[in-house]
RNA sequence: UCAGAUGGCCGGAUGGCCGCCCGUCUUCGCCCUGCGGGCUUCGACGCGGCAAGCUCUUAGCGGGGCCUGCCGCGCCGUAGCGCGUAGCGCGAAGGCGGGAGGAAAGUCCGGGCUCCACGGAAACACGGUGCCGGAUAACGUCCGGCGGAGGCGACUCCAGGGAAAGCGCAACAGAAAGCAAACCGCCGACGGUUCGUCCGGGCAAGGUUGAAAUGGUGCGGUAAGAGCGCACCGCGGCUUCGGCAACGAAGACGGCAUGGCAAGCCCCACCGGGAGCAAGACCAAAUAGGGACGGCAAUGGCGGUUUUCCGGCCGCCGUCCGGGUAGGUCGCGUGAGGCGUUCGGCGACGAACGUCCCAGAGGAAUGGCCAUCUCCCGCGCAAGCGGGAACAGAACCCGGCUUACAGGCCAUCUGACGCU
Repeated sequence: UCAGAUGGCCGGAUGGCCGCCCGUCUUCGCCCUGCGGGCUUCGACGCGGCAAGCUCUUAGCGGGGCCUGCCGCGCCGUAGCGCGUAGCGCGAAGGCGGGAGGAAAGUCCGGGCUCCACGGAAACACGGUGCCGGAUAACGUCCGGCGGAGGCGACUCCAGGGAAAGCGCAACAGAAAGCAAACCGCCGACGGUUCGUCCGGGCAAGGUUGAAAUGGUGCGGUAAGAGCGCACCGCGGCUUCGGCAACGAAGACGGCAUGGCAAGCCCCACCGGGAGCAAGACCAAAUAGGGACGGCAAUGGCGGUUUUCCGGCCGCCGUCCGGGUAGGUCGCGUGAGGCGUUCGGCGACGAACGUCCCAGAGGAAUGGCCAUCUCCCGCGCAAGCGGGAACAGAACCCGGCUUACAGGCCAUCUGACGCU
C1' cells in the first nucleotide's frame, strides 16, 4: 500500500427568524368555594316617639295601664348586589427548563405490573427448550469452553440429547435401501458334463444406480476373492490419566458387530396457570330503569260467577340510596435507570463510591424557511453550477432476538507485496 477479520461508536454541524407539545414561575381575566366587612329587600325581637281606641283615677286639666297602627334606631336571620382576601380549576400573555431511535419497526422470546382462577404436592395431556459450565429478575439471550464443518490465516458457521426401548420411512434410478442378496463381471480349486471356459457351484475386488451401497489404504494370501491374516487409520466398548463437565490423551482388546433419518412418531431431562394498560382503580351528568321512606289519592282497574270482608298488584309528587353509560382523573415514568471512577472476574457480568433527573399527551407535538459548512450524485480542464440528505416516528415499562439502514470514524488482529 492492497485485500480482509472482529469489536465498538456516530447517524449531518452552527447561527438567525417563525411555529408545535409538556412542565414550572409571574401577571391578568373568568368560574366555584371559604372568610371579612358594606348596601338593599323581607321577617322576628328590643328600645324610643306619635296617633286612634278601651279602661283606671281626678270636679276638671292631667296622669297610669292594655291593645292596634305608623315612623326612627339597634340587633338577629333570609335573599340579592357589589368589594377585599385565600384556595382549587380553566384561559391568555410573558420568562425559564425539557422534547424520538439505534432500530422507536416486526410483536418473535423472556420478565415487571394489573386483573381473573387456584388448599398443597405429584401424575397425565398439551406446548416449549435440548453438547458442557457459567451470567442474569428471566430467557429460545449473552459469555467461556467442547465437538464437527469451512477458510492459507485473523476468524466464521452448526435445532449439536437418545437410532443395541419400540413403531415407521427412503421418491426416481439401481441387482440390491435393512436382510441379506448379485445385473454386468471374476474363477474353474470341488462336483457334473453332450468336453462348449457349458452347468451346478464359489466370489464380492472392479463396473453400473443413487443423497446414501455394509469400514479405508497397503502388503500378504487365494482358483478367484474376502478382516481370511497383518501394519497404519477409522469404529466400538474396557482400563488408566487430565478436566467441575462436555470431552481429550494413552494403553491393551475386539476383527467390524451396532448403516441413515428423531426440523417422522417416540424416549429421556428441564421449564410452563389464563388474559393483557382497550390490564385495572377512582369520581360521576342528562335520560331511562331499580330500591327505601314520606305525602296525596282513597276513587278506579286486574285475578274468581255475584255481593260483603280481608289481602295482593297497578298510580302521582318529593327526598334519599345504589348500579351502569357519556365524560373526567389516576395507572404514567426514580427505573432490573443514565454517566464517571475504582475493585473482582478470561468474559458475560457483579460490587462500592460519586453524580444526574432525561419525552410522555388524544390517533395527531417533537417542525418549517434562510445563510454558511459537511457528505453523496451528475456536468465541467478548472473555478464552479445543478440536484439530493439512509432506514425510519415513542404511547405501560424493561432485557433480548430478528429485520431495514446513505455515509463516516476508532481500536485490535490476519494475509500478500514493497522498503529499512